[in-house]
Context: one part of a larger RNA
RNA sequence: GAUGAACGCUAGCUACAGGCUUAACACAUGCAAGUCGAGGGGCAUCACGUUCUAGCAAUAGAUGGGUGGCGACCGGCGCACGGGUGAGUAUCGCGUAUCCAACUUAUCCUUCACACGGGUAUAGGCUUUCGAAAGAAAGAUUAAUCCCCGAUGGCACUUUUGAGUCACCUGGCUGAAAAGUUAAAGGAAGCAAUUCGGUGAAGGCGGGGGAUGCGUUCCAUUAGACAGUUGGCAGGGUAACGGCCUACCAAAUCGACGAUGGAUAGGGGUUCUGAGAGGAAGUUCCCCCACAUUGGAACUGAGACACGGUCCAAACUCCUACGGGAGGCAGCAGUGAGGAAUAUUGGUCAAUGGGCGGAAGCCUGAACCAGCCAAGUAGCGUGAAGGAUGACUGCCCUAUGGGUUGUAAACUUCUUUUACCGGGGAAUAAAGAAUACCAUGUAUGGUAAAAUGCAGGUACCCGUUGAAUAAGCAUCGGCUAACUCCGUGCCAGCAGCCGCGGUAAUACGGAGGAUGCAAGCGUUAUCC
Numbered sequence: 001g002a003u004g005a006a007c008g009c010u011a012g013c014u015a016c017a018g019g020c021u022u023a024a025c026a027c028a029u030g031c032a033a034g035u036c037g038a039g040g041g042g043c044a045u046c047a048c049g050u051u052c053u054a055g056c057a058a059u060a061g062a063u064g065g066g067u068g069g070c071g072a073c074c075g076g077c078g079c080a081c082g083g084g085u086g087a088g089u090a091u092c093g094c095g096u097a098u099c100c101a102a103c104u105u106a107u108c109c110u111u112c113a114c115a116c117g118g119g120u121a122u123a124g125g126c127u128u129u130c131g132a133a134a135g136a137a138a139g140a141u142u143a144a145u146c147c148c149c150g151a152u153g154g155c156a157c158u159u160u161u162g163a164g165u166c167a168c169c170u171g172g173c174u175g176a177a178a179a180g181u182u183a184a185a186g187g188a189a190g191c192a193a194u195u196c197g198g199u200g201a202a203g204g205c206g207g208g209g210g211a212u213g214c215g216u217u218c219c220a221u222u223a224g225a226c227a228g229u230u231g232g233c234a235g236g237g238u239a240a241c242g243g244c245c246u247a248c249c250a251a252a253u254c255g256a257c258g259a260u261g262g263a264u265a266g267g268g269g270u271u272c273u274g275a276g277a278g279g280a281a282g283u284u285c286c287c288c289c290a291c292a293u294u295g296g297a298a299c300u301g302a303g304a305c306a307c308g309g310u311c312c313a314a315a316c317u318c319c320u321a322c323g324g325g326a327g328g329c330a331g332c333a334g335u336g337a338g339g340a341a342u343a344u345u346g347g348u349c350a351a352u353g354g355g356c357g358g359a360a361g362c363c364u365g366a367a368c369c370a371g372c373c374a375a376g377u378a379g380c381g382u383g384a385a386g387g388a389u390g391a392c393u394g395c396c397c398u399a400u401g402g403g404u405u406g407u408a409a410a411c412u413u414c415u416u417u418u419a420c421c422g423g424g425g426a427a428u429a430a431a432g433a434a435u436a437c438c439a440u441g442u443a444u445g446g447u448a449a450a451a452u453g454c455a456g457g458u459a460c461c462c463g464u465u466g467a468a469u470a471a472g473c474a475u476c477g478g479c480u481a482a483c484u485c486c487g488u489g490c491c492a493g494c495a496g497c498c499g500c501g502g503u504a505a506u507a508c509g510g511a512g513g514a515u516g517c518a519a520g521c522g523u524u525a526u527c528c
Base pairs, nucleotide, nucleotide: 001527002526003525005524006523007522008521009520012380013379014378015377016376018373019372020338025336026335027334029333030332031331034077035076036075039074040073042070043069046068047067048066051062052061053060054059084291085290086289093216094215095214096213097212098211099210100209103208104207105206108204109203110202111201112200113199114198116150117149118148119147126139127138128137129136130135156181157180158179159178160177161176163174164173165172166171187196188195189194217263218262219261224254225253229251230250231249232248234246235245236244266288267287268286269285270281271280272279273278293314294313295312296311297310316327317326318325319324344370346369347368348367352366353364354363355362356361383414384413385412386411394404395403396402419465421463422462423461424460428455435448436447437446438445439444440443472517473516474515475514476513477498478497479496483512484511485510486509487508493500494499
């Protein structure tokens, strides 16, 4: 000098940033991922209308998918993002550089080509059954942008023939011919125009996967390690290369330039310190990785071996009618425990961003705000000017004169940051969408008026009142700025080092005074 700090004493305000470093310990409760009815069968619920009854009206009851809409269900997209944590990992994990002629990519953008004809299931609903529950089973019946079959199809894929061109080993790219294989929902809204969709292919954007060089802690009181081990060949598998896996063959491979083993640890941008070289750290923010009670596994999908999905095993907790079931805060709050120690079971989707949707919109503990904490940094204030009889008290000296507290106070004149009260009062909101109109190059552009603010009646501004509401902490032997008296008497105690205290202690305790910093000041811990 620094800190994600803690402790002691003290404490006026504002802004900005920060806040479980320990038990990756266990978790009550609420919320954190839904959305689409313009894909579908439908109608539990709400509203409107229909029909019937109470003579009509009003009102009440019933009926009934007719309309808006919509619980549960089928289907689509999302849930692989966003958010958390650092346990594991000394590793192509990370950083940096290069490569993939060995790969992939939903949505989005550009371009091209297409969408013909059929089929039977299954949720839901209905009828039953079993179970304490969680839930499950059977039967008949039903829809789709669900699923299946056939057709067509090349620039796709496979095989064969053959040409050009390029190259970095296997080869790549572009044409040609023949054979074989593989698509789709002509769906939805709308009177229509049209819009949103479906399938195949090529290119792009952004993302992902893989390979390699170099760098990446300590221990030799760890010296040999390794059998899928090292290489080949053939196959399997993968989006793809590869002992990734399998059979066979060879006996290699790594290692004092530190293998193997052990210990410790997420890595980087960065941060602290230092003149620098270095040394130390990895909290907030950003990038990458890994993990989601522990261990294992796959399914779905463009993408996961998936935090709020599935299955199995284990530990723990809970429910049970004892037969059997349920759960996973290292999401946001919050609780217990651990600890020197770390916050609210808050508000809003107004903005930014994300998911779904044609849109309106819905969801969003991401995010934006507010609350708590001197835990940090910065700013402001606790008054200013004048005022000597150098007042009184306190303390000290003594030659009794004085010195010091001290311009300090009193007193006079001002000011009002801040505070209380009273008024006014924001920016953050602009676009997009919706509505209406216009233009043309027909899916774009333009114009108009209106609506939308959580924070918040907050920030800020103006005014009234009145010095009014606001100073402490540590130190004073030397290092080191700052000294006397009293008490104590190697006691009580102090102390970072040297050391101080045994009767005149500037070193202990108190007082007065002084010095340093100041809404903080000291102590402790750690790093340079």
Background
Predicted 3D model of a 528-nucleotide part of an RNA (small-subunit ribosomal RNA, 5' domain) from an uncultured bacterium. The full RNA is in RNAcentral, with records from ENA. Model confidence (mean pLDDT): 82 of 100.